[in-house]
Annotation: A computed fold for a 73-nucleotide RNA from a Pseudobdellovibrionaceae bacterium, annotated as transfer RNA. Taxonomically the source falls in Pseudobdellovibrionaceae (Bacteria, Bdellovibrionota, Bdellovibrionia, Bdellovibrionales). It was read from a public genome assembly. Rfam family: tRNA. Gene Ontology term of the family: triplet codon-amino acid adaptor activity.
RNA sequence: GGGCCCGUAGCUCAGCUGGGAGAGCGCCGCAAUGGCAUUGCGGAGGUCGGCAGUUCGAUCCUGCUCGGGUCCA
Numbered sequence: 001g002g003g004c005c006c007g008u009a010g011c012u013c014a015g016c017u018g019g020g021a022g023a024g025c026g027c028c029g030c031a032a033u034g035g036c037a038u039u040g041c042g043g044a045g046g047u048c049g050g051c052a053g054u055u056c057g058a059u060c061c062u063g064c065u066c067g068g069g070u071c072c073a
Base pairs, nucleotide, nucleotide: 001072002071003070004069005068006067007066010025011024012023013022019056027043028042029041030040031039032038049065050064051063052062053061
């Protein structure tokens, strides 16, 4: 320098043919317990790496770019 893959909540990850942004763990509150642990119920938390384009509409498609991984040189 070139090819491919990945980037979504604090962490690990899902997200179907373009239309509702989600799960588990963690965090906060409430109840059960004398207390802790645990269980149940409820809640907060997101520029979907960034910019632009296509579209009525983009996590999803296209271009550029940043970061990580891998292969080739």